Predicted 3D model of a 1474-nucleotide RNA (small-subunit ribosomal RNA) from an uncultured prokaryote.
The coordinates come from a structure-prediction model, not an experiment, and the mean pLDDT is 84.
The RNAcentral record of the sequence draws on ENA.
RNA sequence: UAGAGUUUGAUCCUGGCUCAGGAUGAACGCUGGCGGCGUGCCUAACACAUGCAAGUCGAACGAGAACCCUUUCUUCGGAUUGGGGGACAGUGGCGGACGGGGGAGUAACACGUUAGUGACCUGCCCCGAGGAGCGGGACAACCAUUGGAAACGGUGGCUAAUACCGCGUAGGCUUGGUAGGGUUAGAUGCCCCUGGAGUAAAACUCCGGUGCUUUGGGAGGGGCCAGCGGGCUAUCAGCUAGUUGGUGAGGUAAAGGCUCACCAAGGCAAAGACGGCUAGGGGGCGUGAGAGCGUGACCCCCCACACUGGGACUGAGACACGGCCCAGACUCCUACGGGAGGCAGCAGUGAGGAAUAUUGCACAAUGGGGGAAACCCUGAGGCAGCAAUGCCGCGUGAGUGAAGAAGGCUUUCGAGUUGUAAAGCUCUUUUCUGCGGGAAGAGAGAGGACGGUACCGCAGGAAUAAGUCCCGGCUAACUACGUGCCAGCAGCCGCGGUAAAACGUAGGGGGCGAGCGUUAUCCGGAAUUAUUGGGCGUAAAGCGCAUGCAGGCGGUUGUACAAGUUGGUUGUGAAAGCUCACGGCUUAACCGAGAGAGGCCAGCCAAAACUGUAUGACUUGAGGUGGGCAGAGGAGAGCGGAAUUCCCGGUGUAGUGGUGGAAUGCGUAGAGAUCGGGAGGAACACCAGUGGCGAAAGCGGCUCUCUGGACCUGACCUGACGCUCAGAUGCGAAAGCGUGGGGAGCGAACGGGAUUAGAUACCCCGGUAGUCCACGCUGUAAACGAUGGAUACUAGGUGUAGCGGGUAUUGACCCCUGCUGUGCCGAAGUUAACGCGCUAAGUAUCCCGCCUGGGGAGUACGGCCGCAAGGCUAAAACUCAAAGGAAUUGACGGGGGCCCGCACAAGCAGCGGAGCGUGUGGUUUAAUUCGAAGAUACGCGAAGAACCUUACCUGGGUUUGACAUCUACGUGGUAGUGAAGCGAAAGCGGAGCGACCCUUCGGGGAGCGUACACAGGUGCUGCAUGGCUGUCGUCAGCUCGUGUCGUGAGAUGUUGGGUUAAGUCCCGCAACGAGCGCAACCCUUGUCGUUAGUUAUACGUGUCUAGCGAGACUGCCGGUUUCAAACCGGAGGAAGGUGGGGAUGACGUCAAGUCAGCAUGGUCUUUAUGUCCAGGGCUACACACACGCUACAAUGGCCAGUACAAUAGGUUGCCACACCGCGAGGUGGAGCUAAUCCUCAAAGCUGGUCUCAGUUCGGAUUGCAGUCUGCAACUCGACUGCAUGAAGGUGGAGUUGCUAGUAACCGCGCGUCAGCAAUAGUGCGGUGAAUGCGUUCCCGGGCCUUGUACACACCGCCCGUCACAUCAUGGGAGCUGGUAACACCUGAAGUCGGUGGGCCAACCGCAAGGAGGCAACCGCCGAAGGUGGGACUGGUAACUGGGAUGAAGUCGUAACAAGCUAACCAAGGGCGAA
Repeated sequence: UAGAGUUUGAUCCUGGCUCAGGAUGAACGCUGGCGGCGUGCCUAACACAUGCAAGUCGAACGAGAACCCUUUCUUCGGAUUGGGGGACAGUGGCGGACGGGGGAGUAACACGUUAGUGACCUGCCCCGAGGAGCGGGACAACCAUUGGAAACGGUGGCUAAUACCGCGUAGGCUUGGUAGGGUUAGAUGCCCCUGGAGUAAAACUCCGGUGCUUUGGGAGGGGCCAGCGGGCUAUCAGCUAGUUGGUGAGGUAAAGGCUCACCAAGGCAAAGACGGCUAGGGGGCGUGAGAGCGUGACCCCCCACACUGGGACUGAGACACGGCCCAGACUCCUACGGGAGGCAGCAGUGAGGAAUAUUGCACAAUGGGGGAAACCCUGAGGCAGCAAUGCCGCGUGAGUGAAGAAGGCUUUCGAGUUGUAAAGCUCUUUUCUGCGGGAAGAGAGAGGACGGUACCGCAGGAAUAAGUCCCGGCUAACUACGUGCCAGCAGCCGCGGUAAAACGUAGGGGGCGAGCGUUAUCCGGAAUUAUUGGGCGUAAAGCGCAUGCAGGCGGUUGUACAAGUUGGUUGUGAAAGCUCACGGCUUAACCGAGAGAGGCCAGCCAAAACUGUAUGACUUGAGGUGGGCAGAGGAGAGCGGAAUUCCCGGUGUAGUGGUGGAAUGCGUAGAGAUCGGGAGGAACACCAGUGGCGAAAGCGGCUCUCUGGACCUGACCUGACGCUCAGAUGCGAAAGCGUGGGGAGCGAACGGGAUUAGAUACCCCGGUAGUCCACGCUGUAAACGAUGGAUACUAGGUGUAGCGGGUAUUGACCCCUGCUGUGCCGAAGUUAACGCGCUAAGUAUCCCGCCUGGGGAGUACGGCCGCAAGGCUAAAACUCAAAGGAAUUGACGGGGGCCCGCACAAGCAGCGGAGCGUGUGGUUUAAUUCGAAGAUACGCGAAGAACCUUACCUGGGUUUGACAUCUACGUGGUAGUGAAGCGAAAGCGGAGCGACCCUUCGGGGAGCGUACACAGGUGCUGCAUGGCUGUCGUCAGCUCGUGUCGUGAGAUGUUGGGUUAAGUCCCGCAACGAGCGCAACCCUUGUCGUUAGUUAUACGUGUCUAGCGAGACUGCCGGUUUCAAACCGGAGGAAGGUGGGGAUGACGUCAAGUCAGCAUGGUCUUUAUGUCCAGGGCUACACACACGCUACAAUGGCCAGUACAAUAGGUUGCCACACCGCGAGGUGGAGCUAAUCCUCAAAGCUGGUCUCAGUUCGGAUUGCAGUCUGCAACUCGACUGCAUGAAGGUGGAGUUGCUAGUAACCGCGCGUCAGCAAUAGUGCGGUGAAUGCGUUCCCGGGCCUUGUACACACCGCCCGUCACAUCAUGGGAGCUGGUAACACCUGAAGUCGGUGGGCCAACCGCAAGGAGGCAACCGCCGAAGGUGGGACUGGUAACUGGGAUGAAGUCGUAACAAGCUAACCAAGGGCGAA
């Protein structure tokens, strides 16, 4: 040393992404009161107008303007003498090498640190010791003249010096030589002795000094050298010719290949040379618990740079920011001849950029330069200005104040909230404004830019002063409205598709506050690179295996050393910064001063345990040796039998072969079958075993030869000889490649046959490479125990292979025991879990290899290897928020086991064909209203569409409305009724008639009219809902409490063995109990008893009706069983194992159905989507489907006769009987408010007829004539009579119902209803079967188990091509840049060297001339430029390769289940794709 969100249905783990913190030279958005202290071009080392930033000294020197004084002359203009004065410029000195700037370059002794310099320098300053004598010649300025536009010169002449030169002196210094000595680790360079050569100086003065010269020392500053330290890259592995060393010389202040000549051939590198990329380094700064990581603004130290490149000069110091020369680019001036310039100094401008300030004041202070000084200069520095850019401090008021004001927002309409907030009242004045006073900063006096500033006093008045972000979770803070996958938000997860706490606005709230948010970047969280502090069986990760150099690590015991190590001490680690305490500004920030901390540093002293080094010893590690022993260990040669195929011959005849079924194929030219003979190749049955051997790959008939390793045993020898191993080397299945053989079987490719929608496959018939051998290559595999090697330690049990020991035995076994190998189960421990567990995945040590989210990708590029195929090494852009492991619960499987169901099977009757009825789709229509859609829509809502219904269409009306409530006003011939007339009706119209209740007598109520609120809607949303319903399913399941197990999701219980219709019951069991379901309780029916009885009656009663009760419980017997539950059989009984039937529907599923039954949120509509009316439509009709009816006939049709029910309904009703009508029906009319009346079944039975035919079957369709209901039967009713007499002769694929009073057949009733399209629905009775071996299969379901990549759960998931769009990227004929080298050419400035024919004041010389110098020329080197071929690295490109992403595109179905051919790995060939 704090964590959180996000992978899943849920869980644990792995793992990435994201957030909360701190920081900044910041920027942007909104906002902005004051002060203090800091900070402010991070980009273009881009270009710069203008001003300033380095001068000073007259006490080094000459000249000297203006001006003043003065002399002389004067034509009074002036000229002139001397003096003062000192501008400007010059000679000379010192300073311009400091200070200031920015960070281009630099990966380097550049920086940091510690040492060295015995290899060095040092102006000014300080201390010490000496000296300064005598001479000389010039050149600027100036004057004259002259060139030029200018810049700038040329020529001639004059002149001074602390400028320059010569001579003298030499304590000293420098240098060469000789000889020796000292110090020292080491001496050519230090010190000492000797003697030779060379070498100094400047003056000025105010007379005090200040300078000059030589030398020694000091201080401070610098040069050089070395150890150690700090970037990335090996997809940079070899680099190097001045290179490495030597000798000599040159050069420098100085060592040195620094340079040159010669000689030698070295030097560097895996501890990373060389190359590439990036970068100034450090003190520090940010963060962090620390270790670290990131960074190098401001301040300090060092370096390098100054337009770009090169060069030297001067000087103590430079190769010089505001100096010089040359080249180049750029800019400016020009008279076109030629010139000038360098803000990375301070301001400032343009440009670039998201972005960074004033062309300010003054040298007062600090510091610097010059000067003796005064003083001058100083954009260093001191101040001010601008900027919330940062840090710190202060304020925007304080107290009181409830009627909880108004307003806003919300509301369940009560209220809540804003909120003591405001107002009001009482105070205060930090701040603000005005007025007055007024500093320190100045070390003797004067002198202050800042500054009339800080500060102080007085007055005035709450006065001048609050925003910003957020409110789904992380994360503190919630409501309303708007919007409707739109607009938008978003750091991650994710919000938005009509009720959004996630968008926008408002109210309210939360955070921070002169700021607040956002963006960018860094550290943290991240133990997510793990030294502290991670991992590698399955999550990413053990090299395929071995040998082994370097490296790392290493047994027991002495001695020595002291490298590591430890302790002490000394030096250093600049200042600032940091930490602690102290002090100064009112406080703080800030500042001052003190202490501490800080190194992988260096020196010295000490210790000797451990490591190391050296040396000695030891035997247990390792190795050797003697004796045994097992083995598919390896290589070569030879031999063997069985089988397949082929060839020859015999026998023999029509098939054979193959499959799910077939076909291709083979066969009458004789196959297959069978017998004999022969050829050839490959592989070795049985033995054979989680047996053996080998490092792994791998190894299997037998024999021989050669050969490797292990194991057991003895304890004789060596004496740590060991372990591991980067690089390296070798081995390395299969496929493949090369050359040459071989080739029986098998068999990629290929051909054919099938399968299929297709079938480039699976299956079948053929068949080439290959498979085999020799030699060579390749070097990969899911090369796996997915588990590197070595050593030690840590319970057992049980197999097996090899060898040994013991006991015993005649002996072999058995038994006990040791070592080695190989399996299983398990303790502790470990693990995310699964699992591992002496053969560790446990506990430890050593060494190696490897991993760091998924995809892109084991790919591209580069390199190495290969004949090729390809292998090894190995990225990035881009993209996602996951990808994964193990385990859990479900669901699913063309997985398994067990079991149910009219699920199949066994049966019976149907449907599907015909006609008709009804519903639906479709079509049509002005409208054919709407809903229902697999099962679970389709004779369904609808238990009755001619009008009505009615929701639809057309047309006509109406607008407080057809209907409800409230308020206000009006109304007395009011409400109501309503003639004529118009109209299709609604409606318009209005003659006439004409009321009610209460009353306090005022009026009120009701009604009506007007107006305002509102009514109304079968308009939308069943995906906002309630309720109800369907379905799985009357299936046997669904859960809970406590306990236990598991890190957890969860498990257990509920699983197991039996049994049941049943989670029904029993037994067992870490479970014990319980709930909802099952069953039972309820209704009905079957038997009996009993009570009562309208009704019926043959009057006795009863089989009838309504109650009450009994009865059935596996109770009894036998058998089976765990002698449990239970099952089987039997008895009795009306009924037997749930007696039959009904009602009853667990947790839940289908966003199942219904807003049109009802209710209801939201929304839309309001002279219409409301409402009224007439007519039409819902009844259409090429067609398709569903459910039915009637049939196709003789088990029948027709005619006649005749028998037997139950349910149920009835006064607007049911209707007897009688009469009329062929009939539907009509007329009259009894009875019945019902056990009383209506009231009669049909199939059946008896008799007759028809005789197999489109019929005496069948009845559709149509014509005519009628009946009934109703306001009204045209669209569009039912029924009747006569006539007509269609299809249809038992129905393809397929499909439905039913297990007993059931199916089938037969009729009867009821609801709805005026009537009826009812053949429907729902009940009732009558007649009354067949079959069930059984659970393989189809469908559905239950339980257990297994696999899973599924979890909106297989109607799941998911792969690849193709097509389209977008993005990044590889290749690419080329095109075009950049960088650093190389070769050659040209070659500036300049140093160095050379030359002699130019020129020259100082010295020598009388002179000539010489010495020396200058210039010129030549040479070496040399920047830049040119030419050339390459290297590396960018940009771009027709075309092209793959990749990623995208909404519903196309083709298939590869993978996940046995995924329907198990999947996967390596490799070859082929193919739309997988």